The RNA shown here (transfer RNA) has 73 nucleotides and comes from an uncultured Clostridia bacterium. The sequence was found in a public genome assembly. Model confidence (mean pLDDT): 81 of 100. Rfam family: tRNA. Rfam classes the family as a transfer RNA.
RNA sequence: GCAUCACUAGCUCAAUUGGCAGAGCAACAGACUCUUAAUCUGAAGGUUCGGGGUUCGAUUCCCCGGUGAUGCA
Numbered sequence: 001g002c003a004u005c006a007c008u009a010g011c012u013c014a015a016u017u018g019g020c021a022g023a024g025c026a027a028c029a030g031a032c033u034c035u036u037a038a039u040c041u042g043a044a045g046g047u048u049c050g051g052g053g054u055u056c057g058a059u060u061c062c063c064c065g066g067u068g069a070u071g072c073a
Base pairs, nucleotide, nucleotide: 001072002071003070004069005068006067007066010025011024012023013022019056028042029041030040031039049065050064051063052062053061
């Protein structure tokens, strides 16, 4: 330098061919307990890497860019 893949909550990952963005863990609050841990319950947490395009509608499709991984040179 070229090609392919990945990027979504603090972390690990879903989202079935375009139609309300979710789970587990962590953290927080409550219950339980002499207290902690464990367990149970609850609420919260998102500019879906950035920009643009297509569309009534984009995490999803197209283009440019960024970061990382792998391969080739």